Transfer RNA from a Candidatus Methylacidiphilaceae bacterium, 72 nucleotides, folded computationally. Its mean pLDDT, the model's own confidence on a scale to 100, is 83. The source organism's lineage runs through Bacteria, Pseudomonadati, Verrucomicrobiota, Methylacidiphilae and Methylacidiphilaceae. It matches the Rfam family "tRNA". It is annotated as a transfer RNA. From the family's description: Transfer RNA (tRNA) molecules are approximately 80 nucleotides in length.
RNA sequence: GGGCAGGUAGCUCAACGGCAGAGCAGGUGCCUUUUAAGCACUUGGUUCAGGGUUCGAAUCCCUGCCUGCCCA
Repeated sequence: GGGCAGGUAGCUCAACGGCAGAGCAGGUGCCUUUUAAGCACUUGGUUCAGGGUUCGAAUCCCUGCCUGCCCA
């Protein structure tokens, strides 16, 4: 330098045009002699950035940035 895959909650990942979610983590409570475990509830989002298409974009298109793999 070229090709491919990816970037969404603190972490790991869904949602692939129509209300942004799950698990773990965090908080509160229950239980327990206590801790851990378990149970219930719950907080948490600039969907990498900018632009475009559309009634409507995390999702489609363009450009840039970053990460990984392959080739040179």